[in-house]
RNA sequence: GAUAGAGGUUGCGGUUGACAAGAGUACGGUACUUUUCAGACAGGUGUCGGUAUCGGAAAGGGGAAAUCGCCGAAGGGGCUGUGUCGUGCCUGCGUGCAGUUACCUGGGACGAAGGAGAAUAUCUUUCGGACUGUCACGAAAGUGGAGAGCUGUC
Numbered sequence: 001g002a003u004a005g006a007g008g009u010u011g012c013g014g015u016u017g018a019c020a021a022g023a024g025u026a027c028g029g030u031a032c033u034u035u036u037c038a039g040a041c042a043g044g045u046g047u048c049g050g051u052a053u054c055g056g057a058a059a060g061g062g063g064a065a066a067u068c069g070c071c072g073a074a075g076g077g078g079c080u081g082u083g084u085c086g087u088g089c090c091u092g093c094g095u096g097c098a099g100u101u102a103c104c105u106g107g108g109a110c111g112a113a114g115g116a117g118a119a120u121a122u123c124u125u126u127c128g129g130a131c132u133g134u135c136a137c138g139a140a141a142g143u144g145g146a147g148a149g150c151u152g153u154c
Stems, first nucleotide, its partner, number of pairs: 001154005008071001011070006019062001027055007037046001041092005074105003077101008106132002110128007134145004
């Protein structure tokens, strides 16, 4: 350097997806009333709102099961581009997607504190002590390191 593998049955991610929730919400019709009201937040600019009743969604996210690709699998941060969301509009912010960057993380679970979210679901960040795989040191108990690692073969 090439090639092939291991960590777990709670390893990682993708596709489809019954189903639950979103929600009796948004929105529409009718009647009455009314000049107020409106974005998660800020500024500028604008002008509508409420009650009762009848009808009444969807998206993102989740998801049993099936299936596919894999072991920096993948996730996060930064940068760039592009789309989208609010009040009628603009800007910022937020958010989806794509690219890029060896900047962070060996792995899953649990707990605490944050962020996204309708949500107690789920995802994600930081911290914590155990567990677990791997290598090094060590008589041992243990200690330390990080995937740009570790093991086998050529």
Description:
The RNA shown here (Lysine riboswitch aptamer) has 154 nucleotides and comes from a pig gut metagenome. The prediction has a mean pLDDT of 78. Its Rfam family is "Lysine riboswitch aptamer". Rfam's curators write: Riboswitches are metabolite binding domains within certain messenger RNAs that serve as precision sensors for their corresponding targets. The sequence is in RNAcentral, with records from MGnify.